Predicted 3D model of an 86-nucleotide RNA (c-di-GMP-I riboswitch aptamer) from Filobacillus milosensis. The sequence was found by an Rfam model in a public genome assembly. NCBI's taxonomy places the organism under Bacteria, Bacillati, Bacillota, Caryophanales, Filobacillus. The model forms 95% of the base pairs in the Rfam consensus. It matches the Rfam family "c-di-GMP-I riboswitch aptamer". The family has 155 seed sequences and 5,092 matches in Rfam 15.1. Its mean pLDDT, the model's own confidence on a scale to 100, is 87.

[in-house]
RNA sequence: AAUCGAAAAGGGCAAACUUGCUGAAAGGUAAGGACGCAAAACUACGGGUCUAAGGUGAAAUUUACUAUGAUCGCCGAGUUGUCGAA
Numbered sequence: 001a002a003u004c005g006a007a008a009a010g011g012g013c014a015a016a017c018u019u020g021c022u023g024a025a026a027g028g029u030a031a032g033g034a035c036g037c038a039a040a041a042c043u044a045c046g047g048g049u050c051u052a053a054g055g056u057g058a059a060a061u062u063u064a065c066u067a068u069g070a071u072c073g074c075c076g077a078g079u080u081g082u083c084g085a086a
Stems, first nucleotide, its partner, number of pairs: 004084002012037002017032006035073001041079003045076003048071003054066005
C1' cells in the first nucleotide's frame, strides 16, 4: 500500500416523524429528532425505482404513454477518507 472489518481511539452522518421555506409532483432544504450506517462521504456514469409540469394519443372534461425532473440511506461503478486484528 492492497484485501479485509475483529478489538478499541478520535469521531462522522442522520431514517421515520414535526415545523418553516421551495417545487406541478416526486422530491429538496433549514431546525428539532435518532431508525440505523465502516464510507449512510462525493459523482446521476450504467441499471432499477418514483413523479408527469410540458409534449403526444385516446376519450369528453377524464385517462394512457413519455424525463429533459428526482432518488447516491436501491444496486453496481468511479473518486476520496479514519483505525489496524486475522